Model confidence (mean pLDDT): 84 of 100. A computed fold for a 94-nucleotide RNA from a chicken gut metagenome, annotated as SAM riboswitch aptamer (S box leader). Its Rfam family is "SAM riboswitch aptamer (S box leader)". From the family's description: The SAM riboswitch is found upstream of a number of genes which code for proteins involved in methionine or cysteine biosynthesis in Gram-positive bacteria. Its family is annotated with regulation of gene expression in the Gene Ontology.

RNA sequence: CCUUAUCAAGAGAGACGGAGGGAACAGGCCCUAUGAUGUCCGGCAACCUGCGAAAGUAAGGUGCCAAAUCCUGCGGAAUGCCCGAAAGAUGAGG
Numbered sequence: 001c002c003u004u005a006u007c008a009a010g011a012g013a014g015a016c017g018g019a020g021g022g023a024a025c026a027g028g029c030c031c032u033a034u035g036a037u038g039u040c041c042g043g044c045a046a047c048c049u050g051c052g053a054a055a056g057u058a059a060g061g062u063g064c065c066a067a068a069u070c071c072u073g074c075g076g077a078a079u080g081c082c083c084g085a086a087a088g089a090u091g092a093g094g
Base pairs, nucleotide, nucleotide: 001094002093003092004091005090006089007088012041014040015039016038020031021030022029025073026072027071028070042065043064044063047061048060049059050057051056069087074084075083076082
């Protein structure tokens, strides 16, 4: 890079550490010294492997743990958690 599936559920009142963070751009809206991002531990889940006749299980490989992928951006539609696209994230193949 290509194909394909999923993206409204779920996940800590722990330790360390100290200032920004929510992918990028723009506009919003939020989180954060009652300690963010991050690391460790812990947990969630069940895509792949394993085990199983299956339902399942949770040992291994990923992934994930504020808010819909936080919302909008493009095309429909017309006020509703609307439909789709694009972009993105993750898995499995190539």
The model forms 94% of the base pairs in the Rfam consensus.